[in-house]
A computed fold for a 256-nucleotide part of an RNA from a bacterium, annotated as large-subunit ribosomal RNA, domain VI.
Context: one part of a larger RNA
RNA sequence: CGUGGAAUUUUGAGGAGACGGAUCUCUAGUACGAGAGGACCGAGAUUCACGAACCUCUGGUGUACCGGCUGUUCCACCAGGAGCAUCGCCGGGUAGCUAGGUUCGGUACGGAUAAACGCUGAAAGCAUAUAAGCGUGAAGCCGUCUCCAAGAUGAGAAUUCAUUUGAGGGCCCUUCGAGACGAGGAGGUCGAUAGGCCGUACGUGUAAGGCGCGUGAGCGCUUAAGCGGAGCGGUACUAAUAGCCCAAUGUUAUUU
Repeated sequence: CGUGGAAUUUUGAGGAGACGGAUCUCUAGUACGAGAGGACCGAGAUUCACGAACCUCUGGUGUACCGGCUGUUCCACCAGGAGCAUCGCCGGGUAGCUAGGUUCGGUACGGAUAAACGCUGAAAGCAUAUAAGCGUGAAGCCGUCUCCAAGAUGAGAAUUCAUUUGAGGGCCCUUCGAGACGAGGAGGUCGAUAGGCCGUACGUGUAAGGCGCGUGAGCGCUUAAGCGGAGCGGUACUAAUAGCCCAAUGUUAUUU
């Protein structure tokens, strides 16, 4: 930009992906074979590689979380803190992200076939799977499974809405498990969209101050305290106010 303008729901031409392997058990030490050995068919179990999703578990990361420790500067000093030193170093760690983690996947079936094997059957009184005709038959082909998909210009379909009394969309703003930017999702006071606050989960690991004990370093009690990023549940305190734009142009023809 097109499909007349839209919202929601769709059909599927076409395209992409996947459809992999091993071992063991039973059938059965059976069929077969002198023996040695040792099945088809069928049923079940485990596992590898590959792929997808996810974070309950096991771990990793987690420079806006908590704690410990050293040097130094500063907050007048003590105590308590802040800055810097690779996040100063060290011990842990929520959410998110993640794999050596977890779960799941390839099944089954149908159609047409290849090699191969057949039925009926003449030419050619026989024979012959073939000449007419009809079957069986592969991890392969077409479906079946997953995903995309009407620019499929052949631009599809259904329902509803609007056509100036306007459907719907956009700008703008709060934002997100969405994201390079556009886009997409949730919201914009008829509101839980983000922040704050409250509660809670979870993480650190028992704050400061006070009291007691010890010559002291320090220890104990108050105190499973104090602190707190992203999680969860609430709550209009703050910010999503107010509003604007497009949808309505042009050209040609006809009538009055």

Notes: The prediction has a mean pLDDT of 86. It matches the Rfam family "Bacterial large subunit ribosomal RNA".